The prediction has a mean pLDDT of 85.
The RNA shown here (small-subunit ribosomal RNA) has 1475 nucleotides and comes from a metagenome.
The sequence is in RNAcentral, with records from SILVA.

RNA sequence: AGAGUUUGAUCCUGGCUCAGAAUGAACACUGGCGGCAUGGAUUAGGCAUGCAAGUCGCACGGUGAUGUCCGCAAGGACUGAUCAGUGGUGAAAGGGUGAGUAACGCGUGAACAAUCUGCCCCUGAGAUCGGGAUAGCCCUGGGAAACUGGGAGUAAUACCGAAUGUGGUUAGGUCCCGCAUGGGAUCUGGACUGAAGGCGCAAGCCACUCGGGGAUGAGUUCGCGUCCGAUUAGCUAGUUGGUGAGGUAACGGCCCACCAAGGCUAUGACCGGUAGGUGGUCUGAGAGGAUGGUCACCCACACUGGGACUGAGACACUGCCCAGACUCCUACGGGAGGCUGCAGUCGAGAAUCUUCCGCAAUGGGCGCAAGCCUGACGGAGCGAUGCCGCGUGAGGGAUGAAGGCCUUCGGGUUGUAAACCUCUGUCGCCUGGGACGAAUCAAUGACGGUACCAGGAGAGGAAGCUACGGCUAACUACGUGCCAGCAGCCGCGGUAAUACGUAGGUAGCGAGCGUUAUUCGGAUUUACUGGGCGUAAAGGGUCCGCAGGAGGCUUGACAAGUCUGAUGUGAAAUCCCAGAGCUCAACUUUGGAAGUGCAUUGGAUACUGUCGAGCUAGGGUGCAUGAGGGGUAAGCAGAAUUCCAGGUGUAGCGGUGGAAUGCGUAGAUAUCUGGAGGAAUACCGAUGGCGAAGGCGGCUUACUGGCAUGCAACUGACUCUCAGGGACGAAAGCGUGGGUAGCAAACAGGAUUAGAUACCCUGGUAGUCCACGCUGUAAACGGUGCACAUUAAAUGUGGGUGGAAUUUAGUCCCAUCCGUGUUUGAGCUAACGCGUUAAAUGUGCCGCCUGGGGACUACGGUCGCAAGACUAAAACUCAAAGGAAUUGACGGGGGCCCGCACAAGCGGUGGAGUAUGUGGCUUAAUUCGAGGCAACGCGAAGAACCUUACCUGGGCUUGACAUAUAUUGGACGGGGGAUGAAAGUUUCCUUUCCGCAAGGACCGAUAUACAGGUGCUGCAUGGCUGUCGUCAGCUCGUGCCGUGAGGUGUUCGGUUAAGUCCGGCAACGAGCGCAACCCGCAUUGUUAGUUACCAUCAGGUAAAGCUGGGGACUCUAACGAGACUGCCUGUGUUAAGCAGGAGGAAGGCGCGGAUGACGUCAAGUCAGUAUGGCCCUUACGCCCAGGGCUGCACACGUACUACAAUGGCUGGUCCAAUGGGACGCAAAACCGCGAGGUGGAGCAAAUCCUCAAAACCAGCCCCAGUUCAGAUUGGAGUCUGCAACUCGACUCCAUGAAGUCGGAAUCGCUAGUAAAGGCGUAUCAGCAACGACGCCUUGAAUACGUUCCCGGGCCUUGUACACACCGCCCCUCACAUCAUGGAAGCCUGCUGCACCCGACACUCUCGAUCCAACCCGCAAGGGAGGUAGGGAACUAAGGUGUGUCCGGUAACUGGGAUGAAGUCGUAACAAGGUA
Repeated sequence: AGAGUUUGAUCCUGGCUCAGAAUGAACACUGGCGGCAUGGAUUAGGCAUGCAAGUCGCACGGUGAUGUCCGCAAGGACUGAUCAGUGGUGAAAGGGUGAGUAACGCGUGAACAAUCUGCCCCUGAGAUCGGGAUAGCCCUGGGAAACUGGGAGUAAUACCGAAUGUGGUUAGGUCCCGCAUGGGAUCUGGACUGAAGGCGCAAGCCACUCGGGGAUGAGUUCGCGUCCGAUUAGCUAGUUGGUGAGGUAACGGCCCACCAAGGCUAUGACCGGUAGGUGGUCUGAGAGGAUGGUCACCCACACUGGGACUGAGACACUGCCCAGACUCCUACGGGAGGCUGCAGUCGAGAAUCUUCCGCAAUGGGCGCAAGCCUGACGGAGCGAUGCCGCGUGAGGGAUGAAGGCCUUCGGGUUGUAAACCUCUGUCGCCUGGGACGAAUCAAUGACGGUACCAGGAGAGGAAGCUACGGCUAACUACGUGCCAGCAGCCGCGGUAAUACGUAGGUAGCGAGCGUUAUUCGGAUUUACUGGGCGUAAAGGGUCCGCAGGAGGCUUGACAAGUCUGAUGUGAAAUCCCAGAGCUCAACUUUGGAAGUGCAUUGGAUACUGUCGAGCUAGGGUGCAUGAGGGGUAAGCAGAAUUCCAGGUGUAGCGGUGGAAUGCGUAGAUAUCUGGAGGAAUACCGAUGGCGAAGGCGGCUUACUGGCAUGCAACUGACUCUCAGGGACGAAAGCGUGGGUAGCAAACAGGAUUAGAUACCCUGGUAGUCCACGCUGUAAACGGUGCACAUUAAAUGUGGGUGGAAUUUAGUCCCAUCCGUGUUUGAGCUAACGCGUUAAAUGUGCCGCCUGGGGACUACGGUCGCAAGACUAAAACUCAAAGGAAUUGACGGGGGCCCGCACAAGCGGUGGAGUAUGUGGCUUAAUUCGAGGCAACGCGAAGAACCUUACCUGGGCUUGACAUAUAUUGGACGGGGGAUGAAAGUUUCCUUUCCGCAAGGACCGAUAUACAGGUGCUGCAUGGCUGUCGUCAGCUCGUGCCGUGAGGUGUUCGGUUAAGUCCGGCAACGAGCGCAACCCGCAUUGUUAGUUACCAUCAGGUAAAGCUGGGGACUCUAACGAGACUGCCUGUGUUAAGCAGGAGGAAGGCGCGGAUGACGUCAAGUCAGUAUGGCCCUUACGCCCAGGGCUGCACACGUACUACAAUGGCUGGUCCAAUGGGACGCAAAACCGCGAGGUGGAGCAAAUCCUCAAAACCAGCCCCAGUUCAGAUUGGAGUCUGCAACUCGACUCCAUGAAGUCGGAAUCGCUAGUAAAGGCGUAUCAGCAACGACGCCUUGAAUACGUUCCCGGGCCUUGUACACACCGCCCCUCACAUCAUGGAAGCCUGCUGCACCCGACACUCUCGAUCCAACCCGCAAGGGAGGUAGGGAACUAAGGUGUGUCCGGUAACUGGGAUGAAGUCGUAACAAGGUA
């Protein structure tokens, strides 16, 4: 520090996800030791049991164990453990928890001149004299208990009275001071106001009272800071203030009476939700964000609610009273209790420990002290919960052992790893020693026989978890087969999964490791640091404008902001730095720094601010001039449509792609005249004008707003922007009343269509128009907020001003201001683009955005007559949604061009019969493959057996075939028999190989490796092939352009069959293709003449190159020549080329072939061969016999033969070429009607054999199912072959079907072509061949042309397509699931208001009950003062009624999301077929 993920690829926007760190964690697997920390986060749920606050006898009356002394004893004296009670002190600390609390609760800084403070410290002064009670104890009652009543009597440091006043308080006076209230000092015989003793021989010590001061602690007040919601906007009657009284330690509406009507709030009151706050902790570069467990500070709470008492301190965790809920005891009458102390238990939960030891240390309470108490604390225990440390061994050791795994079978890897050898001894184990912590003279240690030390034995007791497709370090095999499963995101899995499961190996971490949860980070993804808004989300429809924010030049003052110094504070701990102590570390500890803050105070004055004074450049006013569909109202005008009336006139009009509905003989349309009425204003007219926007268009008038220019007279910052607010605001719509010609939602009819609730047509109502009122929205768009300033040019246009010139015309030129356009520079931008009218560069202010969907929605609120508008979520769901540009592909987009593509022609197919292939059906099997073009006379250039892969049956098992080893036998071979359908099984006879030997060759048997498979996968492959397409394309290097994908080149203008060539050009070159080079044909030359040829010469035959000869000709087959737009004319750009011509056998590619670029179709082929993987192995291999591949209601493709007279039949007659031939072709001759047979000359071939038909010449047929056609069937044969039944071909005789030119549709062909005619060959015993591949013979017609169909090429355009239009994609409906809104109601909770009831306690009041202290009194008694009880006010809990709000639930219902191939259509994306 980044990475993955939207796309075919790219850049951007933007979300989602990951890598890091952390935790009081939990879970899975695993687990050796130690140190230090840490451990109920959930139910502030309920709690059994034990302990957690006592202590003091030196306060008091008592109790009186023990011991001592005296005494004979009884008894006495002393000592004084212990103990309930009175009394003192503590119990308000320590410990726990975070429910409540949004608050002066907390933090920070101040204030108290408005306060208190037990114990402690310092200091001043004191403590005299009295009195009456009361617990305990004793006696006696009640009660189950808890507890409690009465009587007698008693003490105090308990209680009370009086005195004493250094002082204190208060009243009055004086002086001084301060900070407003006020503070201090001082005076007055002013008034009031205090005490307690105990111990000790004593000294004295500890207590006590009144003051002053300190310290500590507490209380109160204030400034600032302190979460979310505006779908919470108004809240408040003790409320805000005053006066007076009360109350408090103290200020205060704290409380009360009276008076006034205030107080808070957009800088967020009130209401609702959530939450203890902080130091800190985690994260982060920081700024921030999240958090507040342990430790520390503060607060709050103690079963829930309320209340006070005591006290220095409480409204009191282990005190009291009352009410409530719960639990327990009970004799039913009543009582008791409060673990959010330490342990522990139940419950709920993913989850959190021992009912331990000790007061030895530190600290606390009481006590003079000894001491007692202390679950505070110190320790131990449990838990890998975290951090830190250590170990599980070290060195050597290669046959690189065995085993495992992989393998190309060679090996590799695990791996120096192990074994083995030599060592060591940490931890653990055993034995012995043994602390510090203890502070002191001594005694005192829970931890603990612990840490530590010494010795001993022995490698012995001690390694796992996760991952291995990318991100992200680490790969193979097997299993599985969209199954099982994985997954943080992208995504893996459908038979070769590095992604699932297992194994081996590897990587990472390591006593842990991984997952889950949460926080921060990455995320500049809320942007203060540090983002944006033309098209990605985002500028408010427009203007005015209060608050707010910002603000021109000069100058003075102040010092609020700002800067700077000092002082105080910012607790400790933590973090950081430097040290120290535990062996190190974690941990602990010392010192420092820091703590960015707050407060006080001194200084500075540039900037901002405030106040004052001025200025004129901003703004405004004035004067002069100007343009304009700016607005409102009234009036007027002409053209056109329609309607009405009349005239002329006759059969149609109208409308459409074509029609029909409609109108018209009752007279339409057309045409003329007249009239009515409403709406809108042609031309001018424009990229032009005006307005804030919406918007504004005939002409005239009236009223009226704004703007520009010129002048520089006046004012003197008066300005800019603007939340809330106000005004305006197209169309449609609404209300009331008018109006209505045309147009025209709805509606009706006609068409179209599968349908057509549409597009088209004929009609037609609201509406459109006017007045008034409402609505308040638009793609209200420049998709661009307003204002100001700065920054290159060019060129139009509207309005004004100035200058100069002339031919004096508002003519041209120049300058300038304002407006409105175009092009482009810098700059900006993701790009497109913007570019002085900015989207550039800056400033100010406002509005808005934060992934897509849900959702321009729900609920709530406001507005509206309604329609609806404004404001505006969540659950849930997806990993994208999106912008710009690129390359393709596509378009019922455009342009150019080509092709037997259409057109023009010729002949076919589709109808018939047959052949053949396919589908289907059938079958034991009908083997398999091929499937639009580009499968279907295809693989198959030959299925009766074989082939053959299929079926049935019979057999074989190292095998029909290959290689190797071991053992064993035998030559091999030949001949015969039995059985059988054959294969096979079995049996007999014969021969006895080579080599001297070892051994070898061959053939069997046994055993093992292996063979074998037309079994699967062509979607694992090689190779080959088809196709687009013989179409003209496909690319590269360098350069240049672009952020990039990519572009350029290859586009453009011509031209070509061609990316062929030329010209131009940021391109210049090159490659694969095109063309050419190759083969054949057409002309010719040379050479060569046998088997070919024969002109001349000679011979010769019935005839014949038959013979001698010849090399002329044809021909054969080798090498050449020839054709190149080379020449001429025209055209074209002086080009490439094109047109015509000459010559030529051939002319513009001469004709034909071979030749097939980059690629596409997961095209075809595992059955031609090869081949990975999988599968079979007495069978999915091999052999054999028979059957099948030929099966037949049917459908399709390809052919053949025909339907006839351009023909058929009969007879005659003419002319080829390619080829083939020894397991062969076969002549002559003879036989047979014929297929054929007999025969065998010749020929390994230019020598022999095989060699035409149509045509032509005659004759017959005479338009018919025929003298056409030949299927089918019967009979008889021939040939091949082991064998023609299933299932061959051919021949002869007989039979003589359909068919009379073929519907929709569709195919081939542009010249030696189509069409027609025959011939040959491969395969092959024969043949299903009418097929295929070739050969020659005869031999046409037509092409105006490119509108249309199909296919293709180039350029351009649009795109939401990229599996690429056979694409993408929308809505309803149906089904399932999920979340959610509404809803009659029902229910829980919070809370407001009104009222009722009203406990305990406080306060006030009454007090006839009761009462020791003081006063009067001899006493009785009285008084003062209290008290039981009653009353009043207040009030907790409770209750009633009525509202608000949140939530739960609900018949039914609304839309939404998701889901595999469902249904209906086809709305959008191309002109998406109606933009």